[in-house]
RNA sequence: GGUAAACGCUAGCGAUAGGCUUAACACAUGCAAGUCGAGGGGUAAGGUCUGCUUCGGCAGAUACACGACCGGCGCACGGGUGAGUAACACGUAUGCAACCUACCUAUAACUGGGGCAUAGCUCCGAGAAAUCGGGAUUAAUUCCCCAUAAUACUUUUCCGGGGCAUCCUGGAAAAUUUAAAGCUUCGGCGGUUAUUGAUGGGCAUGCGGGACAUUAGCUUGUUGGUGAGGUAAUAGCUCACCAAGGCUACUAUGUCUAGGGGGUCUUAAAGGAUGGUCCCCCACACUGGUACUGAGACACGGGCCAGACUCCUACGGGAGGCAGCAGUGAGGAAUAUUGGUCAAUGGGCGAGAGCCUGAACCAGCCAUAUCGCGUGCAGGAUGACGGCCCUAUGGGUUGUAAACUGCUUUUAUACGGGAAGAAUAAUUCCCUCGUGAGGGAGAUUGACGGUACCGUACGAAUAAGGAUCGGCUAACUCCGUGCCAGCAGCCGCGGUAAUACGGAGGAUUCAAGCGUUAUCCGGAUUUAUUAGGUUUAAAGGGUGUGUAGGCGGAAUUUUAAGUCAGUGGUGAAAUCUCCCGGCUCAACCGGGAAACUGCCAUUGAUACUAUUAUUCUUGAGUACAGUUGAGGUAGGCGGAAUGUGUCAUGUAGCGGUGAAAUGCAUAGAGAUGACACAGAACACCGAUUGCGAAGGCAGCUUACUAGACCUAGAUUGACGCUGAGGCACGAAAGCGUGGGUAGCGAACAGGAUUAGAUACCCUGGUAGUCCACGCCCUAAACGAUGCUAACUCGAUGUUUGGCCUAUAUGGUUGAGCAUCCAAGGGAAACCGUUAAGUUAGCCACCUGGGGAGUACGUUCGCAAGAAUGAAACUCAAAGGAAUUGACGGGGGUCCGCACAAGCGGUGGAGCAUGUGGUUUAAUUCGAUGAUACGCGAGGAACCUUACCUGGGCUCGAAUGGUAUCAGACGAUCUGGAGAAAUUCGGAUUUUCCUCCGGGACUGAUAUCAAGGUGCUGCAUGGUUGUCGUCAGCUCGUGCCGUGAGGUGUUGGGUUAAGUCCCGCAACGAGCGCAACCCCUAUCUUUAGUUGCCAGCAUGUAAUGAUGGGGACUCUAAAGAGACUGCCGGCGCAAGCCGAGAGGAAGGUGGGGAUGACGUCAAAUCAUCAUGGCCUUUAUGUCCGGGGCGACACACGUGCUACAAUGGCCAGUACAGAGGGUAGCGAAACCGUGAGGUGGAGCCAAUCUCAUAAAGCUGGUCCCAGUUCGGAUUGAAGUCUGCAACUCGACUUCAUGAAGGUGGAAUCGCUAGUAAUCGCGCAUCAGCCACGGCGCGGUGAAUACGUUCCCGGACCUUGUACACACCGCCCGUCAAGCCAUGGAAGCUGGGGGUGCCUGAAGAUGGUGACUUAACAGGGAGCUAUCUAAGGUAAAACUAGUAACUGGGGCU
Repeated sequence: GGUAAACGCUAGCGAUAGGCUUAACACAUGCAAGUCGAGGGGUAAGGUCUGCUUCGGCAGAUACACGACCGGCGCACGGGUGAGUAACACGUAUGCAACCUACCUAUAACUGGGGCAUAGCUCCGAGAAAUCGGGAUUAAUUCCCCAUAAUACUUUUCCGGGGCAUCCUGGAAAAUUUAAAGCUUCGGCGGUUAUUGAUGGGCAUGCGGGACAUUAGCUUGUUGGUGAGGUAAUAGCUCACCAAGGCUACUAUGUCUAGGGGGUCUUAAAGGAUGGUCCCCCACACUGGUACUGAGACACGGGCCAGACUCCUACGGGAGGCAGCAGUGAGGAAUAUUGGUCAAUGGGCGAGAGCCUGAACCAGCCAUAUCGCGUGCAGGAUGACGGCCCUAUGGGUUGUAAACUGCUUUUAUACGGGAAGAAUAAUUCCCUCGUGAGGGAGAUUGACGGUACCGUACGAAUAAGGAUCGGCUAACUCCGUGCCAGCAGCCGCGGUAAUACGGAGGAUUCAAGCGUUAUCCGGAUUUAUUAGGUUUAAAGGGUGUGUAGGCGGAAUUUUAAGUCAGUGGUGAAAUCUCCCGGCUCAACCGGGAAACUGCCAUUGAUACUAUUAUUCUUGAGUACAGUUGAGGUAGGCGGAAUGUGUCAUGUAGCGGUGAAAUGCAUAGAGAUGACACAGAACACCGAUUGCGAAGGCAGCUUACUAGACCUAGAUUGACGCUGAGGCACGAAAGCGUGGGUAGCGAACAGGAUUAGAUACCCUGGUAGUCCACGCCCUAAACGAUGCUAACUCGAUGUUUGGCCUAUAUGGUUGAGCAUCCAAGGGAAACCGUUAAGUUAGCCACCUGGGGAGUACGUUCGCAAGAAUGAAACUCAAAGGAAUUGACGGGGGUCCGCACAAGCGGUGGAGCAUGUGGUUUAAUUCGAUGAUACGCGAGGAACCUUACCUGGGCUCGAAUGGUAUCAGACGAUCUGGAGAAAUUCGGAUUUUCCUCCGGGACUGAUAUCAAGGUGCUGCAUGGUUGUCGUCAGCUCGUGCCGUGAGGUGUUGGGUUAAGUCCCGCAACGAGCGCAACCCCUAUCUUUAGUUGCCAGCAUGUAAUGAUGGGGACUCUAAAGAGACUGCCGGCGCAAGCCGAGAGGAAGGUGGGGAUGACGUCAAAUCAUCAUGGCCUUUAUGUCCGGGGCGACACACGUGCUACAAUGGCCAGUACAGAGGGUAGCGAAACCGUGAGGUGGAGCCAAUCUCAUAAAGCUGGUCCCAGUUCGGAUUGAAGUCUGCAACUCGACUUCAUGAAGGUGGAAUCGCUAGUAAUCGCGCAUCAGCCACGGCGCGGUGAAUACGUUCCCGGACCUUGUACACACCGCCCGUCAAGCCAUGGAAGCUGGGGGUGCCUGAAGAUGGUGACUUAACAGGGAGCUAUCUAAGGUAAAACUAGUAACUGGGGCU
C1' cells in the first nucleotide's frame, strides 16, 4: 500500500460499486421455457349474438378466444457453481488436401399422384394414487408408396492442370441410388434438392505456465504395420493378424495440490502473490453409468438403470433433485428481499397483435469499499466562570474557545413545480415508386417515480467520533496502584515519586469514520536473472581419474540456427496510460489514441556464437639429451638398543616415586663379562630440506616401476579445461582367516593419591601394535583456502637444473619450498605473483540458533557403522573479528611490618566494657568481613530517655507574627486533694522608659504558623569510613583506526613518587606526587616579667627571699641553615655509590595537617537539613515508678596477674603538658584512712591541683598457690546528690577464689620506635575511666632476603567473564507441562490387481411370434462389453494405543 473481509467503539447525507471465501450440506413454498388456431381434429373455460327457460340455467352460432391432444419451432441459448481436472483443460500460434453447421443470405431447379394409421373425443375396465389396459371411430405441414431429377452420392473410362506425402482440381462420357406439404384475402408465406456466404462448432500440432527424487524406472492396445469395423471427420477410436516396439535424468511413472486465461494487488524494475465482481474458454448439475431425440446434448428445471437420502401410501406401490431468483435450516468470525416491471436492452415462438422471459432494468437491506458534501462563517479579552497544573497574595493552560454582536442557509424540515430515459409497432392520413417498400404527419406506450432537479419559507437552526501520546512515531502533566492490578508490534514497563498500568486535564493524528485481528506484496540485495556468498561468521567434496554435460587458441571459407533490422498477420472486448467529453465536481461512465514488452510468417544483414571445409603453431601431447628426490612394489643384508636363555664373577638389595607401596631378590636378584636366540624400529646425517594427487614416505642394497624439472626445438596439429553420476586410492582405530609377538600397551589386576578416585602417578598385563589376504571408508582427511588459465611493484633465504664472464660472498634464466612488504582486497585479524588482488571457464557447497547430522525410508557393510537426510516444537538470539576493563592455582618488573628475622601481646584465669543470643511489661534505637563489637556515648541513680507501666492535657510542652484587653506575671507565706504532674483556695507585694501620644516586657483571649528520636540513607544535601598518602586519573589539539578505541600515559634507565632523564606522531595542559603551612632538632638577633641567677651586694637554719643583672636556661617573635651545594667513582643524562669532607642535622632530618578520578545503591532521615508518605483527645506532650545495669551461654576489646629483672618496708633523685572563681584551695589542726575543720593566695610563667613513678640506697621474703595474686563476701564508714534499694565512687578491718605464662590459631611494632613507668585533661553534682585524648621518664632487639601468604602498582598474555571468578557454566537425578520417534494391536481412506455376479444400454447373431408397409420394422431369445456390488491377497496412506526412547520449556 491492498482486501469479496470480520470484530470493538461511534454514526448526518448522497452517488457509484460489491455482498456464503465455510457444508459441490439438506431443502418447505412461489416463480425461473414456452409459443403458434395463418398446420390439424376440435371446444374444457371465458366474451359476444340468437333462441328457450321452472330465472337456477340450457341449446345453438361465432375469421372473438382457447384448456387438454396431434403437429412445427424452441427447450444444446440465457442463468448458476468450481467438485473434478496437472490434461491439448487453458493461453498463444498454426493446420484440416480429414470435417459438420437448424434458423439467416445469395443463386439454380422443383413442388405431380396415391395410400395406411394414430392421439384426441366416446364406451368399458384395473388401481389409494401415480398411471395403465381394451373396444369402436377420426384429421393434418404426422407417416408410407409411386413418378420426375442433378452441379448431390457411388462406380468406370478419357483428356488437362497443380501440389507439402497421402493427394487436390478442370472438362467430357456411361451407369446406379435418392425429394417435396400444405395454408391463403391469390399479393404471398411455406416445403424439397443442389451450390455459396455468414455464424457456431469438431479434430490435430509447436511452444508456455505447480510441488516432491526420502517417487527411477514405466508401458501389453502398450508402439508401429496390414485389413476390417466405426465416426460428420482423422486416428488403436474398436477388432483380427503381424512385428517388438514406445516413454524416461531436457525428469517418464507415482503421490500431493489446483479450474485456466484476460486481468487484480504490490514493486523503480525484474519479480512475488492472487484468479472475488466483469469478459473468454473448460468442467459439472444428488452420486455413478447409459443411450435416445435432434442441425446441435450423451442434455441443470428430458428419459432409462444402479446407489444414498427425503416425502406420500389403502403397504400392493409411487414421487423428488434450488451449484436458476427469492427464501429456510445447518455450518461459520461472516455475507442481503420469499420486492416491482417487461417501460428500455436482449432472447424464444408467431404473418402480426401479442404471449413468455427471477435474462435484464429497477427498487429494498448492509459505512463492506471508493468518491463527494455537511456539521457553520466573521468579529469578540476583564484573556469571564468552571476544570487541570504550578515555584500558589500570583501565574500557566483549556482559549477567540464560550457568552455576546453581525452574516450565510449547503444539508435537514415544510410547501409548490417537475423531467430526460420513447426509439417504435399496430392503426389513420399524405407523398414517391409501386399489388410492397421508403419518407412525412397524427395517435399510443414509463416499473423506476411525483424520483432526480428547480423554486419559496424557516432558523445556527437537524448532524463528531475513534485511536494514540517511553523509543521506533506526531503528541505530557497530575492523581491512584505498588512485580499487585495490568500493558505489550519489537525493545520492554510495573517491587511507594510510573510521561509505558487505571482515571483525569491537556495534546497529537485521522475523520463519518477510527482502531484491532487475519492475509498478500514491499522494505528483504534475507534465494541475489537484474543482484549474494564459502580462511576465521552458515558454506570447498578426503584425493585423483574420467562419462554425459558446460566452456574452449590463430587464419581463410560455407550456411544463416542463435543475433540484428524492415515488412505483414495476430495479440477479442473490458482493464492500465494519455487526450477529449457526459453526470453541479469526483468516484463512475462514454469516444479517440497509444499500449499489450508476446507468437507466427516473410525479406534482408553476417561482426560475434554456432555450422561446413581447408590450413597454422603459440595451448596440449610425443620423441632425443641430461638431472633430481625418505615417490611406489618385491627380495636380500646390517649394526646399536631392548628382552629372554645358558655359563661365569659376585652379595644384599634392586626397582619405583613428590613421598611411598605393590613387584623382583639368599631357591643368589640387581650389577659386570661371554655366548646364543627373538621380534620390532632404524640414533648420528636431519634442516625453516626433499618427494608424492591426497592419505603419506627415512638403515644399506638389488630388481621392477611411476613422476617432476631443465636444454635444444624434431614431431602430431586444438588432440584442450572442468567434470553431475561412475571407478580407483584413502591415516588411525575396528572386523574376518592364518601367522607372529622383543618393546609398548586400551580392557583388567594390584599399589598409591584422595572426602571419594571406576583418573592423573607406580608395578604388572590381554586384545592390539607387526606380516599375508579380504573388509571398513571415517578424521581439526587443515593452508579450516576446489581445479585450470591470464595479468598486477619489490626484497631476502633456501632446494634443484641450464647459461655467461672466468673466480666470486658474481651475474642471468627456469621449476619448487619459505619469510617480509607496494598497489589492491578484507568486518577486522590478515592475504598480498604459492592472493583471500584483477578477470575467464567448470564443479561442489551455504541461507538464524537449538531440535539434529537425530527420526523415518532407502543404499552399502560380517558387524561396528557409513551415505543420503527431515518435521513438530522451542528461543531472540546463536556466531565472527577486534576494543576497554576485570580475572587467572599465566609470565615479567616492583612496593608495603606482607612474609622472613626479632621484641611484646591476644586466644587459657578473674574482673571491666561492648556485641550476639536468651529473657522481659520494657530490656529504646542505630553500627555487622576487612571498613560493626571500650563504636554513636568526651560520663544512663532522677534528668538524660527516644523504651515499658500507670495517672493527666488537647492551639497543645517550646518559639514567632497580628489584633484587642489588662498591668501585671510572678515571688513570699500558707490551707485542702494527690505518688507527682496538676488542681481548688487564702494573705502580702505590685515593673521600666517617656517628648505623656505611646513603647518595652509580661499575661489573657482570638487567630495564623503546631508537634513527631514515626517510615524511607534504595528519593536526597551535608558529613564520614575504606581501597590509600596507593601513584595514579584525565583533557585540548594533532596523528592512527570504518568503529569501539588507541597514541600521549608505552619503551630504555631512575625514583618514595606518571620523580626526573633519554628516545618516540606526538606536542602541551589539568587533578594528584613533591614543595609552600605547623611542631621539633642547631645557631643568631630583638625583648627581659610572673621566668633565670654567672658575676657584684644584702639577708635567712634554709629557699632568686631582696637590690640588681641579660651573661646562661627559658619564654616568643624575626631570621639563618640542607641544595646531592662540594670532592672521588660509575653513568650520555636523570641519578646512584662512598660510615667522604664540612655540619647541630645528609640525601623526604623526625612528626603533623593535607586524601586525585573513582569503588563499595558502604554508614548516618536518632547531630543537623530535607522530598515524599504516615499520625493529630495521639506515633504529640507533662508526671511518678520501672527499664536501658536482666543471664544456662558465645565472641571482640581491655585491665590485673600468675611472680625473685619480683613482692613488701624505710630512705632518697629527676619531668613535661595541662586545669582552676557555682573553681583550684595552701599552711595549720582532727581522723589509721576516705575525709573533715580551716581559710591564706590565685581569673594564674606569680597562687593552687602537685608527693611524679619506674630509678637509686638499705632491709626483708627464698620458689610456696607463697609476704605472689587480688576476685568474691562480711562488717564499719567517707563523699556527692531531692534521692545511692534496683543501680555510685572511695576508705578501713576481715575474707583470700581462679590463676604456676596459656591448644588450634592470631595481633602490634623498624628508633627515641617496641616494651615499660607514672602525670594531666575533656565529659562531669558524683561516678561505674581498667576507656578516650595528650604529656614526659627509662629505653631495646632484628631485617639474610623477596621463594612463599596477604594487599597493591606497571607491562604482557589467555578468556565462552562485563552483576566482571563470590563470574560463567556441563551432565545425571527429582517434579510439572509440551510436541515427537518406536510399538503387540485396533480403526479408517483413496487407488490398483485377480476371480464371481451383473442393471439400464450399445453392438452382433437369431427371430417359428407380430405388422397396412416385405431387400422393411419390432417383441422375444442369445453372445460380448459395462456402472454398482461381492470376494481374495498384497501395497500405500492416515488416526489411535498398553509400554517405551530421546528432545524442548520451567
The RNA shown here (small-subunit ribosomal RNA) has 1450 nucleotides and comes from an uncultured bacterium. Its Rfam family is "Bacterial small subunit ribosomal RNA". Its family is annotated with ribosome and structural constituent of ribosome in the Gene Ontology. Its mean pLDDT, the model's own confidence on a scale to 100, is 84.